[in-house]
Context: one part of a larger RNA
């Protein structure tokens, strides 16, 4: 910008890409065949391998604002209690998300027209001959069938549904210029259904889109504070017990206008 009026939404598929793979066993069958030795086609089932997609219920990684535990040093005056730094200081665990070593799923079935080949009927050339006329058969390959993308397919398709208002102006046109409708973008919150940016998806007060909060859930594993014990004679003490499934909790459900999507163009 184009698809001869402006949209929004739903599709056709012209055409393009992806797939396309294979092994072992059991069955039929120790059959057929073969003197034996050996040992089939056709047909049915069952398990892998490699490969390829999607997920994250399970297993396992990572999980740098999660829990705990602990050194060495500095500091909050001290005890206690913490906090910075040391590779996240090390160490055990671990949600959410990503993951693969996990899971689930695919290659499929069918048609269709050939290839080498097999063939039927059949002359030319009273015979033969698959071939000349004429009819079949017959491959992981061919064209469909499956997945995905696709009207810029300029041949620019189809189909619903929305708007289509008022005016100047002269060259009087499918003219030009204002100026509205539907409708869309700016602009703002935000995305763990989207992403480098842009798109794209959701919301913008008639609002749960994000933070805060509040309740859950997960996770670590028993907080601080008190109050008892605690080898020794007393005290104080590391530790222990109870108060007490405690505290504490990123990303996760649920609600909740506190706070931000105002205004507007």
């Nucleotide at each position: 910008c184009g698809u001869a009026g402006g949209a929004a939404a739903u599709u056709u598929g012209a055409g393009a890409a992806g797939a396309g793979c294979u092994g072992u066993c059991c069955u039929u069958a120790g059959u057929a065949c073969g003197a034996g030795a050996g040992g089939a086609c056709c047909g049915g089932g069952a398990c892998g391998g490699a490969c390829g997609a999607a997920c994250c219920u399970c297993u396992g990684g990572u999980g740098u604002g999660u829990c705990a535990g602990u050194u060495g040093u500095a500091c909050u005056g001290c005890c206690a209690a913490g906090u910075g730094c040391a590779c996240c200081g090390c160490u055990g665990a671990u949600u959410a998300g990503c993951u693969a070593c996990g899971u689930u799923c695919g290659g499929a079935c069918a048609g269709g027209a050939u290839a080498a080949c097999c063939g039927c009927u059949g002359a030319a050339a009273g015979c033969a001959u698959c071939u000349a006329a004429g009819c079949g058969g017959g491959a992981a390959g061919c064209c469909u069938c499956c997945u995905u993308c696709a009207a810029g397919a300029u041949a620019a398709g189809a189909u619903u549904u929305c708007c289509a208002u008022a005016c100047a102006c002269c060259u009087a046109g499918a003219g030009u210029g204002u100026u509205g409708a539907a409708g869309g973008c700016c602009c703002c919150c935000a995305g763990c259904u989207a992403g480098a940016c842009c798109a794209c998806u959701g919301g913008g007060u008639u609002g749960a889109u994000a933070g805060g909060c509040a309740g859950g859930a997960u996770g670590u594993g028993g907080a601080a504070g008190c109050g008892a014990g605690a080898a020794c004679c007393a005290a104080a003490g590391a530790c222990u017990c109870g108060u007490g499934a405690a505290g504490c909790u990123g990303a996760c459900c649920u609600g909740u206008a506190c706070u931000a999507a105002u205004a507007g163009g």